A computed fold for a 479-nucleotide part of an RNA from a Nitrospiraceae bacterium, annotated as small-subunit ribosomal RNA, 3' major domain. The RNAcentral record of the full RNA draws on SILVA.

Context: one part of a larger RNA
RNA sequence: UGACGGGGGCCCGCACAAGCGGUGGAGUAUGUGGUUUAAUUCGACGCAACCCGAAGAACCUUACCAGGGCUUGACAUCUGGGGAACCCCACCGAAAGGAGGGGGUGCCCGCAAGGGAGCCCCAAGACAGGUGGUGCAUGGCUGUCGUCAGCUCGUGCCGUGAGGUGUUGGGUUAAGUCCCGCAACGAGCGCAACCCUUGUCGCUAGUUGUCAUCAGGUUAAGCUGGACCCUUUAGCGAGACUGCCGGGGACGACCCGGAGGAAGGUGAGGACGACGUCAAGUCAUCAUGCCCCUUAUGCCCUGGGCUACACACGUACUACAAUGGCUAGGACAGAGCGCUGCAAGACCGCAAGGUGGAGCGAAUCGCACAAACCUAGCCCCAGUUCAGAUUGCAGGCUGCAACUCGCCUGCAUGAAGGCGGAAUCGCUAGUAAACGCCGAUCAGCACGCGGCGUUGAAUCCGUUCCCGGGCCUUGUACA
Numbered sequence: 001u002g003a004c005g006g007g008g009g010c011c012c013g014c015a016c017a018a019g020c021g022g023u024g025g026a027g028u029a030u031g032u033g034g035u036u037u038a039a040u041u042c043g044a045c046g047c048a049a050c051c052c053g054a055a056g057a058a059c060c061u062u063a064c065c066a067g068g069g070c071u072u073g074a075c076a077u078c079u080g081g082g083g084a085a086c087c088c089c090a091c092c093g094a095a096a097g098g099a100g101g102g103g104g105u106g107c108c109c110g111c112a113a114g115g116g117a118g119c120c121c122c123a124a125g126a127c128a129g130g131u132g133g134u135g136c137a138u139g140g141c142u143g144u145c146g147u148c149a150g151c152u153c154g155u156g157c158c159g160u161g162a163g164g165u166g167u168u169g170g171g172u173u174a175a176g177u178c179c180c181g182c183a184a185c186g187a188g189c190g191c192a193a194c195c196c197u198u199g200u201c202g203c204u205a206g207u208u209g210u211c212a213u214c215a216g217g218u219u220a221a222g223c224u225g226g227a228c229c230c231u232u233u234a235g236c237g238a239g240a241c242u243g244c245c246g247g248g249g250a251c252g253a254c255c256c257g258g259a260g261g262a263a264g265g266u267g268a269g270g271a272c273g274a275c276g277u278c279a280a281g282u283c284a285u286c287a288u289g290c291c292c293c294u295u296a297u298g299c300c301c302u303g304g305g306c307u308a309c310a311c312a313c314g315u316a317c318u319a320c321a322a323u324g325g326c327u328a329g330g331a332c333a334g335a336g337c338g339c340u341g342c343a344a345g346a347c348c349g350c351a352a353g354g355u356g357g358a359g360c361g362a363a364u365c366g367c368a369c370a371a372a373c374c375u376a377g378c379c380c381c382a383g384u385u386c387a388g389a390u391u392g393c394a395g396g397c398u399g400c401a402a403c404u405c406g407c408c409u410g411c412a413u414g415a416a417g418g419c420g421g422a423a424u425c426g427c428u429a430g431u432a433a434a435c436g437c438c439g440a441u442c443a444g445c446a447c448g449c450g451g452c453g454u455u456g457a458a459u460c461c462g463u464u465c466c467c468g469g470g471c472c473u474u475g476u477a478c479a
Stems, first nucleotide, its partner, number of pairs: 001479002003476003007473007015463002019427005026318008034309002042053002064304007073127001077126002079123005086103004091098002107116003129293002132291003138287002140282003143278001145276001150189006156165003169180003195270004200238006209228002214225003241264001244258005320420001324379007336367003341360002346355003386417001391412007433455007
């Protein structure tokens, strides 16, 4: 000087408390451990690994295993020789591959012979190749403490020195935020602001919106002429600054209350992550030193595996019902996506879906009926008209192909489950909880992930305690 303390003081944070909903029990999904296996590829391991890398494992992916094959190699550059490229037919083989037949000549230079570029084949070698090892050799990127309020520097001053001071103190703040004081005076990285979205208004602009207004028109529709009022869209601008008033306070910073206002006192949300810590994570995104393999630790293919299953854990989904289930009818979003695409109306099918194809590169057409909700009816507390696992049969779709191993539909089957021990998690407002919709990936496959809106709470006395953290101080045999 730090770190630590079941030392002290001050202060924060869904840290506790207050409250709402969960997890832990059930079934299933999914990840992991373990076990099994020819292989169940690899990585990630307290918080900060475990619906994580996976924003898509049937083949492919794929890195694993078995078998069948290849060696200058699937890929790059160079040399020599041949042919151009390319297309068609047919044989063996599971394919990779092997072995044939036929057609066929382009471009540039050149009269021609010939040469050259691209591409293909053959040969030799120099080399390629490696998801092989080391994240304790590294770059880059990332997690984490932590959006915490801290971390430092120059000069000066103090100290033999390590170092201190500044940065401590009194107030205050979300904040090393600001004020005051002070052997310090300044400064930098952080904080804040500048950026984006959202909340109010104005201007500009109208192939969306509107009968608001006029006319036409219908069984019905902004459907048509027309119009930009409103809504909206998207560009510019205004607006909030403790600016005003009262009180408190050191007359300061600031705090409390009030007015006006769509909005207050950082309005709400996002992006943004200081010096550093964890030899944290990643050599399998990529890059890269060194080491290692080079007829194989490289490469191709078929099939299998990554989907195994006595178990254990994490994360979720669906439930256990009446604030519910079922049937019928009725209502209201936002944000997205769409041309090897989204697909309307119509027709077929109980349905999944199929036929067909108008329209739309999309404020114009489509995906697209939002659902919870409301109205009416049935159920009458029961393992049930709850719940839907499991299984049988019949189908649909994608795809070369759904046996291992996809998703969906119909009929049948209807399991556990009656609210969950010890323990434990999230959340302070348009939040939690509940409800559906869209998107990325993607042929197909979503209970995951990212976004979007709809309905919409309860509670916060307080800081004694648990956890994490900040500042000052104290002890120390620790560094």
Its mean pLDDT, the model's own confidence on a scale to 100, is 87.